[in-house]
RNA sequence: UGACCAAUCUGGGCAGCCGUUUUGUCCUCAGCGCAAGCCGAGAACAAAGAGGAAAGUCCGGGCUCCAUGGGUCAAGGUGGUUGCUAACAGCAACCGGCCGCGAGGCUAGGGAAAGUGCCACAGAAAAUAAACCGCCGCAGACGCAAGUCCGCGGUAAGGGUGAAACGGUGCGGUAAGAGCGCACCGCGGUCUUGGUGACAAGGCUGGCAGGGUAAACCCCACCUGGAGAAAGACCAAAUAGGGAAGCGUGGUGUCGACCCCACCUUUCGUUUCCGGGUAGGUCGUUAGAGGCUGCGGGUGACCGUAGUCCUAGAGAAAUGGUUGCCUCCCCAAGUCCUGUGAAGGGGUGGGAGACAGAACCCGGCUUAUAGGAUUGGUCACGUC
RNA sequence: GGCCCCGUCGUCUAGUCGGGCCUAGGACACCAGGUUUUCAUCCUGGCGACCGGGGUUCAAAUCCCCGCGGGGUCA
Numbered sequence: 001u002g003a004c005c006a007a008u009c010u011g012g013g014c015a016g017c018c019g020u021u022u023u024g025u026c027c028u029c030a031g032c033g034c035a036a037g038c039c040g041a042g043a044a045c046a047a048a049g050a051g052g053a054a055a056g057u058c059c060g061g062g063c064u065c066c067a068u069g070g071g072u073c074a075a076g077g078u079g080g081u082u083g084c085u086a087a088c089a090g091c092a093a094c095c096g097g098c099c100g101c102g103a104g105g106c107u108a109g110g111g112a113a114a115g116u117g118c119c120a121c122a123g124a125a126a127a128u129a130a131a132c133c134g135c136c137g138c139a140g141a142c143g144c145a146a147g148u149c150c151g152c153g154g155u156a157a158g159g160g161u162g163a164a165a166c167g168g169u170g171c172g173g174u175a176a177g178a179g180c181g182c183a184c185c186g187c188g189g190u191c192u193u194g195g196u197g198a199c200a201a202g203g204c205u206g207g208c209a210g211g212g213u214a215a216a217c218c219c220c221a222c223c224u225g226g227a228g229a230a231a232g233a234c235c236a237a238a239u240a241g242g243g244a245a246g247c248g249u250g251g252u253g254u255c256g257a258c259c260c261c262a263c264c265u266u267u268c269g270u271u272u273c274c275g276g277g278u279a280g281g282u283c284g285u286u287a288g289a290g291g292c293u294g295c296g297g298g299u300g301a302c303c304g305u306a307g308u309c310c311u312a313g314a315g316a317a318a319u320g321g322u323u324g325c326c327u328c329c330c331c332a333a334g335u336c337c338u339g340u341g342a343a344g345g346g347g348u349g350g351g352a353g354a355c356a357g358a359a360c361c362c363g364g365c366u367u368a369u370a371g372g373a374u375u376g377g378u379c380a381c382g383u384c
Numbered sequence: 385g386g387c388c389c390c391g392u393c394g395u396c397u398a399g400u401c402g403g404g405c406c407u408a409g410g411a412c413a414c415c416a417g418g419u420u421u422u423c424a425u426c427c428u429g430g431c432g433a434c435c436g437g438g439g440u441u442c443a444a445a446u447c448c449c450c451g452c453g454g455g456g457u458c459a
Base pairs, nucleotide, nucleotide: 001380002379003378004377005376006375007374008373009372010371012326013325014324015323016322017321018320020049021048022047023046024045025044027042028041029040031038032037051355055366056365058364059363060362061361062360063228064227065226066225075224076223077222078221079220080094081093082092083091084090095109096107097106098105099104110219111218115217116216117213118212119211132159133158134155135154136153137152138151140149141148142147167185168184169183170182171181172180186208187206188205189204190203191202192201193200194199232283233282234281235280242274243273244272245271246270247269248268250264251263252262253261290309291308292307293306294305295304296303297302327352328351329350330349335346336345337344338343385458386457387456388455389454390453391452394412395411396410397409404442414430415429416428417427418426435451436450437449438448439447
């Protein structure tokens, strides 16, 4: 200098003007009330007012209601080990595998010898192996011979098919071959050592054992009750309907008749009260597994402790618009400066600033994101 | 705000559950040719798609994950 890797931060700033949401103070007006005061509207002033993802709703939890005697099954999810955490499918460290020269990156990573299924096409054979070509032996026929044909048997070393062909390489061995024998590598069993563990290293031993697929069914281990703030709690009009009491009306009784009285009333009317519930309103609702700094523990995720800081809260949704300056980029046209010119420079010229908007709240993951900044590291080339 | 479902030629669809014969089939539409004096009908042929990306697998429209788009439902 170039090409990269990892981690992290920022997400335009300042000023003027005009607006917006919430809260507080004070004032004005309207309503109710004897009053104290309550409630509504408006003006002024002050304070506060989106994010790293507020998003997707993919996981986990808080919170609320419903359900719930225990166990088992079903269904769904997770899947190396040890830890962190309120919890997780998240995170950290480590182990194994794959990729990269490297810094580093990725990893749904239990079981295929419990059982079942599938492996198209091609190929002789696709799973308790198998003889298509080839190689070799023996017998026969033909041929002078080389050899050819046919039959029986041996052979998985070679060819060919396929994603995959029943350990690999080499030497010996053999009629040709073959773990048939041996060395190394791989693999299985067992022991020792190290590690909490996944696992690693080493020794001994076994000629080698039945390919792949479980993001196919399944088996093993572990986890999970359901619904979600439109959860839920409280207050509570008008109208209709329900219940209770009273009065009137109606009926029955005593009675010759009426009033009174007593009883009944699913006849109707009316007054008062009660409860459910709708509209509407209030709460839930923003101070929290919170942030920052210091110290201590831990490799780390994280934990402990001390100090300090903070109040967006709507209910169809406020946090905005505009102007100027600063910031960043560009000299293609035009303009200014330097220069004889070629050309160079400037800002008063031109352009750019993304993704995106809280809706009960947190911890993660994933996805989108213009431009800028910082730290650590790797490789290549050059120079000293 | 919560929950659920769907996505295949221009349109409607088969195949997805249970991966392979899928080089993805059919109908209508479109294009070309033929038949006809011409048009229509009819016959023959053609064009044309798995929402995007990644993973599992020998192999993915199909299985899994992440996005994108559309629809439905709940006071």